[in-house]
RNA sequence: UAGAGUAGGCAAAGCGCGUUAAGUGCUACAGGAUGGGACGUUGCCUGUAGACGAAAGGUUUAUCCUGCGAUGCUUUGCCGCGUCCGCUA
Numbered sequence: 001u002a003g004a005g006u007a008g009g010c011a012a013a014g015c016g017c018g019u020u021a022a023g024u025g026c027u028a029c030a031g032g033a034u035g036g037g038a039c040g041u042u043g044c045c046u047g048u049a050g051a052c053g054a055a056a057g058g059u060u061u062a063u064c065c066u067g068c069g070a071u072g073c074u075u076u077g078c079c080g081c082g083u084c085c086g087c088u089a
Base pairs, nucleotide, nucleotide: 001089002088003087008079009078010077011076012075013074014073015072016071017069018068019067026050027049028048029047030046031045032044036085037084038083039082040081056066057065058064059062
């Protein structure tokens, strides 16, 4: 001097959940994890409370099908730490 690697984001695929409304999203408070280490930012997660709030249809009537949901998980691809130290060359 150059590079790799976090949390996580987006897309696709697969498997689920809900459609008898959970989940997602919003607000407040508390807590947590966040390149190998320290500090920290952004973002993320969890809990409690509050406000808001949805797309159903089909017929063969049932662990059904087609949809729908800022829906969950997994895999793959792409993207992905500010300073110092460390690591690789």

Predicted 3D model of an 89-nucleotide RNA (THF (Tetrahydrofolate) riboswitch aptamer) from a soil metagenome. The prediction has a mean pLDDT of 80.